TPP riboswitch aptamer (THI element) from a Pseudomonadota bacterium, 104 nucleotides, folded computationally. It matches the Rfam family "TPP riboswitch aptamer (THI element)". About the family: Vitamin B(1) in its active form thiamin pyrophosphate (TPP) is an essential coenzyme that is synthesised by coupling of pyrimidine and thiazole moieties in bacteria. Rfam 15.1 lists 16,130 matches to the family in 8,693 species. The sequence is in RNAcentral, with records from Ribocentre. Of the family's consensus pairs, 95% are formed in the model.
C1' cells in the first nucleotide's frame, strides 16, 4: 500500500444419500439426517433451489476405512497441523481499521 464484516451483482465450483409400503413400465407415497436429498415421460455435459470460491471441511480422494449409533444411510466422530479443490472480480453499506501479502 493492498486486505475486514454484511448485502447485492456478474463469473465459477459442488453434492443430490438411505430406509419403510405398495407397484413392475417409465414410478407414487411416507418416515430419517441435512444449508440443500428438486424439476422434466425418460437421461443429461439441462434448469432451479441451496452451500462454496484461496481467510478454501462446499466438495472429491483415501473409503466396499475405523469406532460410536440406527430401521437404514457420512446419522454422529475420527481420518485431517492428510492430498486435491472454484474469483487477488464489481458495486453498496458499516466497523472492531483488519489473517496474510507486496515494496522501501
Nucleotide at each position: 500500500g493492498u486486505c475486514a464484516u454484511c448485502u447485492c451483482g456478474u463469473c465459477g465450483g459442488g453434492g443430490u444419500g438411505c430406509c419403510u409400503g405398495a407397484a413392475u413400465g417409465a414410478u407414487c407415497a411416507g418416515g430419517c439426517u441435512g444449508a440443500g436429498a428438486g424439476g422434466u415421460g425418460a437421461c443429461g455435459u439441462c434448469c432451479a433451489a441451496c452451500c462454496c470460491g484461496u481467510c478454501g471441511a462446499a466438495c472429491c480422494u483415501g473409503a466396499a476405512c475405523c469406532g460410536g449409533g440406527u430401521c437404514a444411510u457420512g446419522c454422529c466422530g475420527g481420518c485431517g497441523g492428510a492430498g486435491g479443490a472454484a474469483a487477488u472480480c464489481g458495486a453498496g453499506a458499516u466497523c472492531u481499521u483488519g489473517a496474510g501479502c507486496g515494496c522501501g